[in-house]
Context: one part of a larger RNA
RNA sequence: UUGGGCGUAAAGAGCACGUAGGCGGCCCGGUUAGUCCGCUGUAAAAGUCAAAGGCUCAACCUUUGAAAGCCGGUGGAUACUGCCGGGCUAGAGUCCGGUAGAGGAGAGUGGAAUUCCUGGUGUAGCGGUGAAAUGCGCAGAUAUCAGGAGGAACACCAGUAGCGAAGGCGGUGCUCUGGGCCGGUACUGACGCUGAGGAGCGAAAGCGUGGGGAGCAAACAGGAUUAGAUACCCUGGUAGUCCUAGCCGUAAACGAUGGGCACUAGGUGUAGGGGGUAUCAACUCCCCCUGUGCCGAAGCUAACGCAUUAAGUGCCCCGCCUGGGGAGUACGGCCGCAAGGCUAAAACUC
Numbered sequence: 001u002u003g004g005g006c007g008u009a010a011a012g013a014g015c016a017c018g019u020a021g022g023c024g025g026c027c028c029g030g031u032u033a034g035u036c037c038g039c040u041g042u043a044a045a046a047g048u049c050a051a052a053g054g055c056u057c058a059a060c061c062u063u064u065g066a067a068a069g070c071c072g073g074u075g076g077a078u079a080c081u082g083c084c085g086g087g088c089u090a091g092a093g094u095c096c097g098g099u100a101g102a103g104g105a106g107a108g109u110g111g112a113a114u115u116c117c118u119g120g121u122g123u124a125g126c127g128g129u130g131a132a133a134u135g136c137g138c139a140g141a142u143a144u145c146a147g148g149a150g151g152a153a154c155a156c157c158a159g160u161a162g163c164g165a166a167g168g169c170g171g172u173g174c175u176c177u178g179g180g181c182c183g184g185u186a187c188u189g190a191c192g193c194u195g196a197g198g199a200g201c202g203a204a205a206g207c208g209u210g211g212g213g214a215g216c217a218a219a220c221a222g223g224a225u226u227a228g229a230u231a232c233c234c235u236g237g238u239a240g241u242c243c244u245a246g247c248c249g250u251a252a253a254c255g256a257u258g259g260g261c262a263c264u265a266g267g268u269g270u271a272g273g274g275g276g277u278a279u280c281a282a283c284u285c286c287c288c289c290u291g292u293g294c295c296g297a298a299g300c301u302a303a304c305g306c307a308u309u310a311a312g313u314g315c316c317c318c319g320c321c322u323g324g325g326g327a328g329u330a331c332g333g334c335c336g337c338a339a340g341g342c343u344a345a346a347a348c349u350c
Stems, first nucleotide, its partner, number of pairs: 004321003007304002012318001014201002017198001021194003025088007033081002035077007048066007091191001092188003095184005103177004108172002110154001115149007125136002162169002206247002210243002215241002220236004258317006266295011299306002323350003332343004
């Protein structure tokens, strides 16, 4: 490079934005760059092919002829691609009117519960387990009542539900704000798709700063268990978990399934919107659009399974794979405060 692949065998980047690049709707005109055809120049020799010849044959060698891509010149073709110009509205976007939602940010606020503090009642236990013990309690615990403090999380609703690009998002009112969907068709007129680099977002844990600290709880201590028990169980308990402005940049970041467009049987549920029918029942039936599930035809698949939310049929663009181990390691580079991350081999070995 060709070819084959990437749900589970090796392989989809965690996610979106976007630069270069690649690819790109319908019609008309121009151009003729790509493209196609003819002619022509060049295309050393050797080589190749054909014929003939020379070594006894052959290999080998000699002679003659032929063929020959790229490239150049020239004449022509104009379907497709490109370029230039003009037009269009089916792609894309804007506008108007609606609409659902734990989408995001900020500053407020509410109740239940745990813990702690103060006081009242009250007395000998409480707690915990398979059973216990450590622990707490006569300096009055546990239980119970009242008051107070503080932090974190939001029971029921809750859903097989919704929103978000992903990570993710859940008490509640307010302010600011992103996106989606539906209807209308008023406007722009291909403005599109993808996206190497790049820059942004990115759970948890972790890092440094300053706060905060109720509960929980790595580490740690003790009690048990056990042959041992650096565990599982129990009693404690510090980082952390929370806030702040930063850093880190990873994950079974999973649908283990990149994005876009188009096409290809049905059945059934659910969410948002629109239209219609109508005994208005407001969620009762039908239809359409959008999302999200289940089951399944064709087709695909090694099978499992997927199946209009494709893993089917096609096109465009990106990423990635190439036996196991060594190894996502070493070295180098870049990034990071560090932890480490990204990029990424080889020897050797089976």
Description
Predicted 3D model of a 350-nucleotide part of an RNA (small-subunit ribosomal RNA, central domain) from an uncultured prokaryote. RNAcentral holds the full RNA, with entries from ENA.